Background:
This is a predicted structure of a 96-nucleotide RNA (Glycine riboswitch aptamer) from an Anaerolineaceae bacterium. Taxonomically the source falls in Anaerolineaceae (Bacteria, Bacillati, Anaerolineae, Anaerolineales). The sequence was found by an Rfam model in a public genome assembly. The prediction has a mean pLDDT of 79. The model forms 86% of the base pairs in the Rfam consensus.
């Protein structure tokens, strides 16, 4: 000097699943984004673990994901959120 990586910011893209039932709700019809119920989804967040590590030890503990659980979140469109991907920018560190 330096491709690139990590982190942050900005812009763009970005899936899944009941317009279900009941209550509020009135004589009938209509009527919620509220409250409750059951069903369902996985890609914010959160929990679980494999190899491996540690150990005298097969225990305990540490230990990843888009796997798994579904606590949280979500389930017409729109809006919002959205892992992850792309571009640009910034600083520090690492660095073929």
């Nucleotide at each position: 000097g330096g491709a690139u990586g990590u982190u942050a910011g900005u812009g763009g893209g970005a899936a899944g699943a009941g317009a279900c039932c009941g209550u509020u709700a009135g004589a009938g019809c209509a009527c919620a984004u509220a409250c409750g119920g059951c069903a369902c989804c996985g890609a914010a967040g959160g929990g679980g673990c494999a190899a491996g590590g540690c150990u005298a030890a097969u225990a305990a503990c540490c230990g990843a994901a888009a796997c798994u659980c579904u606590c949280a979140g979500g389930u017409a469109a729109a809006c919002a959120a959205g892992a992850c991907c792309c571009a640009c920018u910034a600083a520090a560190c690492a660095g073929a």